[in-house]
RNA sequence: UUCUUAUCAAGAGCGGUGGAGGGCCGGGCCCGUUUGAAACCGCAGCAACCGAUAGCAGUUGGAAGUCGGUGCUAAUUCCCGCAGGUUAAUUCCUGGAAGAUAAGAA
Repeated sequence: UUCUUAUCAAGAGCGGUGGAGGGCCGGGCCCGUUUGAAACCGCAGCAACCGAUAGCAGUUGGAAGUCGGUGCUAAUUCCCGCAGGUUAAUUCCUGGAAGAUAAGAA
């Protein structure tokens, strides 16, 4: 990098360095420019995808208490992008695509 499977309406931030960008892409909209973006570092937290494990259950299953491997901590994955249905409507609904994360495979 590609493929497969699962999930994506909940949850969780402070400090330091840093200086103008950021929210994948396009459109919209929004966040930020000394009330400080990205990135990096420290600490804290959320969650429970994978491995291990105590108790419980009872034969292989549940379980996030603990340890380890990841992930995440503005906005539904911020909304829409394609298709179908629906509405007075630029309204609403469903599915898909794309993206993200985990596990496995090439």
A computed fold for a 106-nucleotide RNA from a bacterium, annotated as SAM riboswitch aptamer (S box leader). The prediction has a mean pLDDT of 82. The sequence was found by an Rfam model in a public genome assembly.